[in-house]
A computed fold for a 134-nucleotide RNA from Thermolongibacillus altinsuensis, annotated as FMN riboswitch aptamer (RFN element). The model forms 97% of the base pairs in the Rfam consensus. It was read from a public genome assembly, where an Rfam model found it. Lineage of the source: Bacteria > Bacillati > Bacilli > Anoxybacillaceae > Thermolongibacillus. Its mean pLDDT, the model's own confidence on a scale to 100, is 82.
RNA sequence: AUUCAUCUUCGGGGCAGGGUGAAAUUCCCGACCGGCGGUGAUGAAGCAAUUUGCUUCUCAGCCCGCGAGCCGCAUAGGCACGAUCCGGUGCGAGUCCGGAGCCGACAGUAUAGUCUGGAUGGGAGAAGAUGAAG
Numbered sequence: 001a002u003u004c005a006u007c008u009u010c011g012g013g014g015c016a017g018g019g020u021g022a023a024a025u026u027c028c029c030g031a032c033c034g035g036c037g038g039u040g041a042u043g044a045a046g047c048a049a050u051u052u053g054c055u056u057c058u059c060a061g062c063c064c065g066c067g068a069g070c071c072g073c074a075u076a077g078g079c080a081c082g083a084u085c086c087g088g089u090g091c092g093a094g095u096c097c098g099g100a101g102c103c104g105a106c107a108g109u110a111u112a113g114u115c116u117g118g119a120u121g122g123g124a125g126a127a128g129a130u131g132a133a134g
Stems, first nucleotide, its partner, number of pairs: 002133009017029003031114002033104002035066004043057006061102002069079003084100005106117003
């Protein structure tokens, strides 16, 4: 290094402006937002070396998986829960570049990704400390 145990800390953003209406941040026009792990042809830096190779950091809402809800004694298990195409470059693009789209738990309320609430909760996980194995 790695594995295991215990503990500590951290761990989600967003309707400007306008229309209709008795009433809507819920409808309509329009605006805005993007959790965690993986993958990764992005970008940056460094090393070796000579055109390649290696290392570190970084790079996806809609590619793979996970989390928040409900049932359950439960860390078992089950249920519910969303979305991408076209063009370009290229050996290769589902991730790059350009364009056009699309999606967003539950309860409440004039129909909610954005308000209020469960929640001073939970949480995928991240960082660190201590101990043990080695």